[in-house]
RNA sequence: UACUUAUGAAGAAAGGUGGAGGGAUAGGCCCUAUGAAACCUUGGCAACCUAGCAAAACAUGAAAAGGUGCCAAUUCCUUUCCCAUUGAUUUGGGAAGAGAUAAGUU
Numbered sequence: 001u002a003c004u005u006a007u008g009a010a011g012a013a014a015g016g017u018g019g020a021g022g023g024a025u026a027g028g029c030c031c032u033a034u035g036a037a038a039c040c041u042u043g044g045c046a047a048c049c050u051a052g053c054a055a056a057a058c059a060u061g062a063a064a065a066g067g068u069g070c071c072a073a074u075u076c077c078u079u080u081c082c083c084a085u086u087g088a089u090u091u092g093g094g095a096a097g098a099g100a101u102a103a104g105u106u
Stems, first nucleotide, its partner, number of pairs: 002105006013042005021031003026078003043071003048067002053061002075098001079096006
C1' cells in the first nucleotide's frame, strides 16, 4: 500500500505548552480567542486483540495487567439502489458505496 472479516443511536476530560484553525474529502451545518490544530502530563470510556481468573480444553462470563482505539454533535448530516409512506422533491426502514477502528493476510 492493498485485501478479508467484524463493529458503529451507548460511553468517557482536566491541566500545561501553543496561538488559528478544526469536524477525512466537497457541500451543508456546527465547534473555536470563554482559546482551534499539534505536542506533553494525568484521568477516564470501551472491551477489538489479550496475560491471568471462574472448572483442564472449547464456548461463555466477570474483570482490566498488557497492545491498540476513543473521550462535541448518530460515522454531525448528505450519495446510489430497493421497500413502505406522503399533497410533496416528505418521512421511515434495508442494502450498497465512502471513510474510521480493530484483528488477520499481503
Molecule: SAM riboswitch aptamer (S box leader)
Organism: Lishizhenia tianjinensis